Transfer RNA from a Candidatus Tayloriibacteriota bacterium, 71 nucleotides, folded computationally.
NCBI's taxonomy places the organism under Bacteria, Bacteria candidate phyla, Candidatus Tayloriibacteriota.
The prediction has a mean pLDDT of 82.
The sequence is in RNAcentral, with records from ENA.
Rfam family: tRNA. Rfam links the family to the GO term triplet codon-amino acid adaptor activity.
RNA sequence: GCGAGAUUAGUUUAAUGGUAAAAUGAGAGUUUUCCAAACUCUAGUUAGGAGUUCGAUUCUCCUAUCUCGCA
Numbered sequence: 001g002c003g004a005g006a007u008u009a010g011u012u013u014a015a016u017g018g019u020a021a022a023a024u025g026a027g028a029g030u031u032u033u034c035c036a037a038a039c040u041c042u043a044g045u046u047a048g049g050a051g052u053u054c055g056a057u058u059c060u061c062c063u064a065u066c067u068c069g070c071a
Stems, first nucleotide, its partner, number of pairs: 001070007010024004018054001026042005047063005
């Protein structure tokens, strides 16, 4: 330099165009003599930008980071 792939909550992963979800973690509460465990509730997320579409995590393009291959 060329090609391919990945990027979603603090972390690990779902979601094949129709209001983004689970586990775990965080905070609060209940319970307990205390801790742990258990239960309930709350907050938190689509790497960035543009385009197509009534509607985009999803389709297209560019950029960034990472991984792999070729040279």